[in-house]
C1' cells in the first nucleotide's frame, strides 16, 4: 500500500442487483389473556441516526464519492 466482502431493533437476519406504500421477520423485553400459581400459547404494544458524512434524484437501506470498523486474500 492494493483487492473483495461485510455493518440494518438488546441479539441473529431478509431487503440492496432493478430507487417508489408506513423499514419487516425470529429471539428477547412490556402489558395483558389463560393458570391456584408458573411454563408454554394466544393478542397487543415499545424499541431503528439502516456504520458516518457528502452527492445524484421529486423520491436514497438501494446508486455514486470519501471516511470508520471487522474478516479473508495479494504485496
Nucleotide at each position: 500500500g492494493g483487492g473483495c466482502c461485510g455493518g440494518u431493533a438488546g441479539c441473529u437476519u431478509a431487503g440492496c442487483c432493478a430507487g417508489g406504500u408506513u423499514g419487516g421477520a425470529g429471539c428477547g423485553c412490556g402489558u395483558g389473556a389463560c393458570u391456584g400459581a408458573u411454563a408454554a400459547u394466544c393478542a397487543c404494544g415499545a424499541g431503528g441516526u439502516c456504520g458516518g458524512g457528502a452527492g445524484u434524484u421529486c423520491a436514497a437501506a438501494u446508486c455514486u464519492c470519501c471516511c470508520c470498523c471487522g474478516g479473508c486474500c495479494c504485496a
The prediction has a mean pLDDT of 83. Transfer RNA from a Microcaldota archaeon, 75 nucleotides, folded computationally. Its Rfam family is "tRNA". The family's RNA type in Rfam is transfer RNA. The sequence is in RNAcentral, with records from ENA. The source organism's lineage runs through Archaea, Nanobdellati and Microcaldota.